[in-house]
Molecule: transfer RNA
Organism: Pseudaestuariivita atlantica
RNA sequence: GCGGGCAUGGUGAAAUGGUAUCAUAAGAGCCUUCCAAGCUUAAGGUGCGGGUUCGAUUCCCGCUGCCCGCUCCA
Numbered sequence: 001g002c003g004g005g006c007a008u009g010g011u012g013a014a015a016u017g018g019u020a021u022c023a024u025a026a027g028a029g030c031c032u033u034c035c036a037a038g039c040u041u042a043a044g045g046u047g048c049g050g051g052u053u054c055g056a057u058u059c060c061c062g063c064u065g066c067c068c069g070c071u072c073c074a
Base pairs, nucleotide, nucleotide: 001070002069003068004067005066006065007064010024011023012022013021018054027041028040029039030038047063048062049061050060051059
């Protein structure tokens, strides 16, 4: 330099045009003599900037960051 993949709550993952879901951690409550375990529950999220669309996490373009491969011939 070229090509490919990834970016979603604190963390790890789903969702691939139509109400963003699950697990886990931390918080609150129940239970317990107490703790742990168990049960219930509120909050918290789509990397950034544009485009397409009635509607974008999803499709298109650019950028940023991370990972992988090539760096041969013409």